[in-house]
RNA sequence: AGAGUUUGAUCCUGGCUCAGGAUGAACGCUGGCGGCGUGCCUAAUACAUGCAAGUCGAGCGGACUUGAUGGGAGCUUGCUCCCUGAUAGUCAGCGGCGGACGGGUGAGUAACACGUGGGCAACCUACCUUUAAGACUGGGAUAACUUCGGGAAACCGGAGCUAAUACCGGAUAACAUGUAAGACCACAUGGUCUUACAUUAAAAGAUGGCUUCGGCUAUCACUUAUAGAUGGGCCCGCGGCGCAUUAGUUAGUUGGUGAGGUAAUGGCUCACCAAGGCGACGAUGCGUAGCCGACCUGAGAGGGUGAUCGGCCACACUGGGACUGAGACACGGCCCAGACUCCUACGGGAGGCAGCAGUAGGGAAUCUUCCGCAAUGGACGAAAGUCUGACGGAGCAACGCCGCGCGAACGAUGAAGGCUUUCGGGUCGUAAAGUUCUGUUGUUAGGGAAGAACAAGUUGGAGAGUAACUGCUCCAGCCUUGACGGUAUCUGACCAGAAAGCCACGGCUAACUACGUGCCAGCAGCCGCGGUAAUACGUAGGUGGCAGGCGUUGUCCGGGAUUUAUUGGGCGUAAAGCGAGCGCAGGCGGUUCCUUAAGUCUGAUGUGAAAGCCCACGGCUCAACCGUGGAAGGUCAUUGGAAACUGGGGAACUUGAGUGCAGAAGAGGAGAGUGGAAUUCCAUGUGUAGCGGUGAAAUGCGCAGAUAUCAGGAGGAACACCGAUGGCGAAGGCAGGUCACUGGGCCACUACUGACGCUGAGGAGCGAAAGCAUGGGGAGCGAACAGGAUUAGAUACCCUGGUAGUCCAUGCCGUAAACGUUGGGCACUAGGUGUGGGGCUCAUUCCACGAGUUCCGCGCCGCAGCUAACGCAUUAAGUGCCCCGCCUGGGGAGUACGGCCGCAAGGCUAAAACUCAAAGGAAUUGACGGGGGCCCGCACAAGCGGCGGAGCAUGCGGAUUAAUUCGAUGCAACGCGAAGAACCUUACCAAGGCUUGACAUACACCGGAAUCAUGCAGAGAUGUGUGCGUCUUCGGACUGGUGUACAGGUGGUGCAUGGUUGUCGUCAGCUCGUGUCGUGAGAUGUUGGGUUAAGUCCCGCAACGAGCGCAACCCUCGUCCUAUGUUGCCAGCACGUCAUGGUGGGGACUCAUAGGAGACUGCCGGGGUCAACUCGGAGGAAGGUGGGGAUGACGUCAAAUCAUCAUGCCCCUUAUGUCUUGGGCUUCACGCAUGCUACAAUGGCCGGUACAAAGGGCUGCGAUACCGCGAGGUGGAGCGAAUCCCAAAAAGCCGGUCUCAGUUCGGAUUGGGGUCUGCAACUCGACCCCAUGAAGUCGGAGUCGCUAGUAAUCGCAGAUCAGCAACGCUGCGGUGAAUACGUUCCCGGGCCUUGUACACACCGCCCGUCAAGUCACGAAAGUCGGUAACACCCGAAGCCAGUGGCCCAACUCGCAAGAGAGGGAGCUGUCGAAGGUGGGACCAGCGAUUGGGACUAAGUCGUAACAAGGUAACCGUA
Repeated sequence: AGAGUUUGAUCCUGGCUCAGGAUGAACGCUGGCGGCGUGCCUAAUACAUGCAAGUCGAGCGGACUUGAUGGGAGCUUGCUCCCUGAUAGUCAGCGGCGGACGGGUGAGUAACACGUGGGCAACCUACCUUUAAGACUGGGAUAACUUCGGGAAACCGGAGCUAAUACCGGAUAACAUGUAAGACCACAUGGUCUUACAUUAAAAGAUGGCUUCGGCUAUCACUUAUAGAUGGGCCCGCGGCGCAUUAGUUAGUUGGUGAGGUAAUGGCUCACCAAGGCGACGAUGCGUAGCCGACCUGAGAGGGUGAUCGGCCACACUGGGACUGAGACACGGCCCAGACUCCUACGGGAGGCAGCAGUAGGGAAUCUUCCGCAAUGGACGAAAGUCUGACGGAGCAACGCCGCGCGAACGAUGAAGGCUUUCGGGUCGUAAAGUUCUGUUGUUAGGGAAGAACAAGUUGGAGAGUAACUGCUCCAGCCUUGACGGUAUCUGACCAGAAAGCCACGGCUAACUACGUGCCAGCAGCCGCGGUAAUACGUAGGUGGCAGGCGUUGUCCGGGAUUUAUUGGGCGUAAAGCGAGCGCAGGCGGUUCCUUAAGUCUGAUGUGAAAGCCCACGGCUCAACCGUGGAAGGUCAUUGGAAACUGGGGAACUUGAGUGCAGAAGAGGAGAGUGGAAUUCCAUGUGUAGCGGUGAAAUGCGCAGAUAUCAGGAGGAACACCGAUGGCGAAGGCAGGUCACUGGGCCACUACUGACGCUGAGGAGCGAAAGCAUGGGGAGCGAACAGGAUUAGAUACCCUGGUAGUCCAUGCCGUAAACGUUGGGCACUAGGUGUGGGGCUCAUUCCACGAGUUCCGCGCCGCAGCUAACGCAUUAAGUGCCCCGCCUGGGGAGUACGGCCGCAAGGCUAAAACUCAAAGGAAUUGACGGGGGCCCGCACAAGCGGCGGAGCAUGCGGAUUAAUUCGAUGCAACGCGAAGAACCUUACCAAGGCUUGACAUACACCGGAAUCAUGCAGAGAUGUGUGCGUCUUCGGACUGGUGUACAGGUGGUGCAUGGUUGUCGUCAGCUCGUGUCGUGAGAUGUUGGGUUAAGUCCCGCAACGAGCGCAACCCUCGUCCUAUGUUGCCAGCACGUCAUGGUGGGGACUCAUAGGAGACUGCCGGGGUCAACUCGGAGGAAGGUGGGGAUGACGUCAAAUCAUCAUGCCCCUUAUGUCUUGGGCUUCACGCAUGCUACAAUGGCCGGUACAAAGGGCUGCGAUACCGCGAGGUGGAGCGAAUCCCAAAAAGCCGGUCUCAGUUCGGAUUGGGGUCUGCAACUCGACCCCAUGAAGUCGGAGUCGCUAGUAAUCGCAGAUCAGCAACGCUGCGGUGAAUACGUUCCCGGGCCUUGUACACACCGCCCGUCAAGUCACGAAAGUCGGUAACACCCGAAGCCAGUGGCCCAACUCGCAAGAGAGGGAGCUGUCGAAGGUGGGACCAGCGAUUGGGACUAAGUCGUAACAAGGUAACCGUA
């Protein structure tokens, strides 16, 4: 730091996904050790058991234990008993201090709760420190205890006794409080100081020492006051969540006066008065949430989190309340109410783990009912000490971070084994084994810390103070104190021994093979893998990564994600400019000067706790971890300064803005009159049979007189020409003409005002068409509707009618593809050209025209710049500033719910669940179009002949069959593979055999036969006999048998392949290098103008060249020449024959073979760009590629072929191999294709007669001759062939006959008889003869071939082959036409262009209803819960207030009784939790049924969209 994914490819937009880090985690597999941390995120659910807050006897009375001393009694004179009770220890109670700390949790809380910074002149503070003063004098009770009683218990009551550092009275006292006066100060209330008067306090205590016994003194405790420290309370500024589909809220509410209350301000509370307070800078409501230091992440800005540690807050079963106290409305206190649990004798009681352990439950999930107060800290105490689940430690858990280990060196025959293989090998792999070492960890034995400082005690010394001493303070020595723990650690010995897994391996992303599976099983984070060769599933081997862990899942952040954009995005077409203007608030704002200092900049001070992060140093062997120091951290506060810019105040200016005077333009608006053309209608005239309408028709109108035509009348709507790329308006929009009213803009002149400006959330007004309401109007047009057509259907398109509407007035609606898909304003940034409205200058004598210039509009082209591209470009989409609106993947959806508006239709605002990995923009290359242009082709047209009808032949389909083997299936399968199915072929079927095999190679062993001849059985293969019968260099060859490897397969896959072939198409195309253009795919070249059969050539051109194709080179035919001359030829010469190149001879000719020449638009003329080329002509055998052939570019069709051959993989192996006999491939209601023969007179038949070319021939062709009607037979000359043979060419020509008929046409079919081939013609051959003599009289729709030696027609030959189903195929020659105006149309193709939502490419894509399934959501009669309020009722505890007839020790009076002061119980009242009743509000759940939506396999119906998508599409509305 990026990557994958939309496309055939590209760029962009845009979402989705991945790689990183983190975690209080959980799950799967695995697991050696140590250190340091961390460990109920869920049920603030319920809790058994134990512990977590006590302490002080130096406050008090006492109880118990101890029992010194003293005394007494008994006597056994050293024992027992009794009394006394010093001392020491323990303890219930009274009393003091502490239980408000420490520890837990995060339910509540959106709040001064928290953070930060201030304020209190409006406050408190136990213990502690400092300072000052004091501690005087009295009194009455009460627990404990004793006793009586109640109760199951908890506990309670009566009577009696007693103490205090418990309680109470009095004295004394001010710097405290109140009042008054004065001085000084300040920031509004005020503060400080001085004086006077009044008021208010305490424990004569405890311990120690001394004592003259009076007391003194030390320490501690106590009282009052001051100051401090610490801790708190209250107030304020600022900061930090979501929803506006929560917009209004508030009655103690806001303020004032007075009072009460509090430590203290304050509506905190109350009485009265006023009507305020808060709110778009978001009040109120709802939802969610403890806040922060910090933690995670990030480059940062930010985003997320708030475990552990630390600060603050809140809570303690739920709700309410106060008491005590310095402090609480109190986790281990109290009272009340409620829920729950427990005990009970049923009367009544007890309880609160969100302390530490632990239990149950919940949950994916979170530990020991451990040790110790040794350390640190806390409470109490004078202290020893006691208490301390705070804390220090140990235990459990890979939960996290850090460290260590599982060995090291050498070791190649590259062992065995695994995997793989092209069978050679490769790999695991120096890895192992083996040899030599080491000992971290482990085992064992021995030594063994630091953490400890104290305090107290004791000894000694010093200091302050005192009259002096104990005592106090300080110093030193000694004496002791360890849970962890015999732990850390050190030393010795022992053995490589006990210690490696997990995930991944298609791309992203490091790492590949084999087997299994066969769209199955499965994988998957995204793209996507799997349908028989899966690097993607499963397993194995190998490899990669990390490692005591590895992977998965969840969550957060970031790179990603600049995908919420302050840093740092956008809005013409991708999502996105409000339909448009006006305008309040708000935001922003021209020039100059002065001032201020809010913003801004800067210095200083304070603060920003500690921990953490960062830096440095240090301590554990390192690290994690820890310690010390520093730095850093802010929208903070105070204060000093600066004054450029912004803001505030003041003064001025004119250029922004506006006003006035002059002028011209305009479908700008609203109103009232008015005009002509046209349509329709009405009533006449003329006139007669049709009109109208369409692709064609019909419905309709018309003999009751239409249409047409002339003149007249009525009525409504719209305004031809001008007219435009034109004008006006904010937009919607505005068009005959006239009149009056009215808005805005422009230009010119400069006079005036003096920033008055721009934008504009809300708001109010305007706003096409359709629609709604009321009333008019209604000619034409025309939703709905009706009819006629079209159609498979046609609720459409077309036609005939036709209602609402369209028009007017008034009122609604408020939307449009309301579009320039481009918000408004200002400024700046090359030009050119046209046009509308003004002004000026020049020119013109003047006008007009013209030229130039300037301002304002409306267009086109174009530079820079911008843009993804297209494009925009002074009318910006460029460069900047200001303000507003809007966007954040597609679908769901502009929908639901809620709210507002509307008469309604509906509009505005506006989600979520769920679902997909895309949706989209621009451009590119193709393909396609019932788009366009140009061009070609037997493509059409013009012709000739056919097919389709008949019979037969052949092939195919179908059917049949034991089998009818297989393949080929639009063109481009179907007389095709097959250039020969009776057996064979043969692959199929039935039956019978064989199993190393019919065929190949190798090895081992055994044998000597095999072949041949001949018997028997058998359908044959085969089996079984007999006979003849080897070579040798002794290794073997050959052959048979047995066994092993293997053979064999026309079995599968042409969608695993090679090779071959078809087709587009002999169409003119297909590409490359370099350059250039483009971000890129790509383009250019190859397009354009001509031309050609041709991308053939020429010209032009950011292209220049080149390649594969075209053409040519090759073969053949056509002319000539040369050479040669047999088997060919024969002109001339000669011989011979009935005749024949038969013979000698010849090379002239034909011909053959070989080699040349020739044709190139070369020449002339016209056209053309002085071109290419084309038209015409000459010459020539041939003329514009002379005819034909061979030759087939890049590619397309997963085209054909595994059955020509080859071949991977799979399958069969006594069979899917192989041999044999017989059968089948030859079937036959039918359909198709290709042919042959015909239907006749251009003919049939008979007789005569003429002329080819190209082939074939030895298992062959076979002459002459003879026989047969004939097929053929006998026989055999010649010929391995320019010699001989096949071989007769046929149509033709001559002559004759037939005479238009199912015939002397036609020959099918059938009967009989033969010939030939062959082992064999039954299934199933060909041919011949005799007889028979079918259909058929020229063929519907449709369709095929052919442009010249062609079509048509005529025969000949060959391959295959024993023979032949050949009428097929391949060649050969003979005779030998017609027509082409032309390119509109059909088909195919080429080039250019255009549109595209197609790219598997139109046989494409794709929409909606219906039917089926699944899922989420809305509505719904209702139903069931929750929350917060409101109204009323009831009213616990308790504070407060009143009362207090009853009760009361302290004080006062009094001798006393008693009275008083004061207090209390009780009662009453206000407030008041829970509870009850009621009607509403809001939020959830469920809900018969219902509505649309999404997704699904290959369902149904149509074909709406994409091409002119076949009626252009789309928007709004009905």
Small-subunit ribosomal RNA from an uncultured Actinomycetes bacterium, 1518 nucleotides, folded computationally. RNAcentral holds the sequence, with entries from ENA. It matches the Rfam family "Bacterial small subunit ribosomal RNA". The prediction has a mean pLDDT of 82.